The RNA shown here (TPP riboswitch aptamer (THI element)) has 102 nucleotides and comes from an Acidobacteriota bacterium.
It matches the Rfam family "TPP riboswitch aptamer (THI element)". The family has 115 seed sequences and 16,130 matches in Rfam 15.1.
The coordinates come from a structure-prediction model, not an experiment, and the mean pLDDT is 77.

[in-house]
RNA sequence: CGGUUCCGUUGGGGGUGCCUCGCCCAUGGGGGGCGGGGCUGAGAAAAACCCCUUGAACCUGAUCUGGUUCGCACCAGCGUAGGGAAACGGAAACCGGUCCUG
Numbered sequence: 001c002g003g004u005u006c007c008g009u010u011g012g013g014g015g016u017g018c019c020u021c022g023c024c025c026a027u028g029g030g031g032g033g034c035g036g037g038g039c040u041g042a043g044a045a046a047a048a049c050c051c052c053u054u055g056a057a058c059c060u061g062a063u064c065u066g067g068u069u070c071g072c073a074c075c076a077g078c079g080u081a082g083g084g085a086a087a088c089g090g091a092a093a094c095c096g097g098u099c100c101u102g
Stems, first nucleotide, its partner, number of pairs: 001096005006090005011052004017039009058083003064077004
C1' cells in the first nucleotide's frame, strides 16, 4: 500500500405462499374482499425481514421432476444453468506486495 473478515452511514434490490373458519359481494360452476386461527421460514404487509457482484436475497426455467402433506417452493433436484441491486467510513485480526534498517 492492497485485499479479506466484522461493524456502521447513505442509497438501492427482493419476496409475502398454502390450509381452515366467519362475514360480505358475485354466482350455473368457478371466483373476489375483509377479519380470526394454523403450517414452513429471517421474513407470508411487517414501514419489519433478507440481500447488494465475495451476489441461492430474489427472478427465469416452472402449470418442471421426485418425495411429503389437508395443502403449499414444505424437502430435494434443476444449480459449476441464465439473470440479478453499491458507494463511503471505522477498530482489530489475518493474508499478500514494496521500501528502509540490522